This is a predicted structure of a 101-nucleotide RNA (TPP riboswitch aptamer (THI element)) from Pseudooceanicola batsensis HTCC2597. Model confidence (mean pLDDT): 76 of 100.
[in-house]
C1' cells in the first nucleotide's frame, strides 16, 4: 500500500399504528407505539432498526384480494419509483520499496 472479512468509533437515515375510555389510564400489534417543552406546528432527547449486498423508511396509497372489532397478519402491486457512509484497529491474500545470509 491494494482488495476481502470481522469488531469498533464516528456520522447519518427513520418511524410512532389500532380498539376501549369523558379524563387519567388500560388492552393489542411490532425490533421499536418513549421522555421533557409547548394549545398545535414543532424542537430536542431516550430506546430500537436501518445505511448502498440498502424490503429501515417514504411514495403509489384514503390501492386491491383474503381476513380481524379494528389495526395488526398473509397474498398481490414489487425487486416497481426513491432512500442514510466515512474512518481506525484486527485478520486473510496479494504488489512493491529496503536490509541480511
Nucleotide at each position: 500500500u491494494g482488495c476481502g472479512c470481522c469488531a469498533c468509533c464516528u456520522c447519518g437515515g427513520g418511524g410512532u399504528g389500532c380498539c376501549c375510555g369523558c379524563a387519567a389510564g388500560g388492552g393489542c400489534u411490532g425490533a421499536g407505539a418513549u421522555g421533557c417543552g409547548a394549545u398545535c406546528c414543532u424542537g430536542c432527547g431516550a430506546a430500537c432498526c436501518c445505511g448502498u449486498u440498502g424490503a429501515a423508511c417514504c411514495u403509489g396509497a384514503a390501492c386491491c384480494g383474503g381476513u380481524u372489532a379494528a389495526c395488526a397478519c398473509c397474498g398481490g402491486c414489487g425487486g416497481a419509483g426513491g432512500g442514510a457512509a466515512g474512518g481506525u484497529c484486527g485478520c486473510g491474500c496479494g504488489g512493491c520499496c529496503u536490509g541480511u545470509c

Taxonomically the source falls in Pseudooceanicola batsensis (Bacteria, Pseudomonadati, Pseudomonadota, Rhodobacterales).